[in-house]
Molecule: transfer RNA
Organism: Candidatus Daviesbacteria bacterium
């Protein structure tokens, strides 16, 4: 240096133009227990008291609309020189 695949909530990890974050764990509260374990139910993406607001590595760009496409970059893996 080329050339492929990745990055998405506290963590795995789904969304192949049309609410971001489906679905598991984790975590908090509850109910069950004499008490724990299981199990069940409810909540849970960041900031704020709230109204808001801000969120797909980061910066751009097409589009009425982007996690999704197009461009440079950072990283992290695999390959070839």
């Nucleotide at each position: 240096g080329c050339c492929g695949c990745g990055g998405u909530g506290g963590u795995g990890g789904a969304a192949u133009g049309g609410u971001a974050u489906a679905c598991a764990c984790g975590u908090u509260g509850g109910a069950c227990u004499u008490a724990a374990a299981a199990u069940c139910c409810a909540a849970u993406g960041g900031c704020g008291c709230a109204a808001g607001u801000c969120u797909u590595g980061u910066g751009g760009g097409u589009u009425c609309g982007a996690c999704u496409c197009c461009c440079a970059c950072c990283c992290g893996c695999g390959g070839c020189a």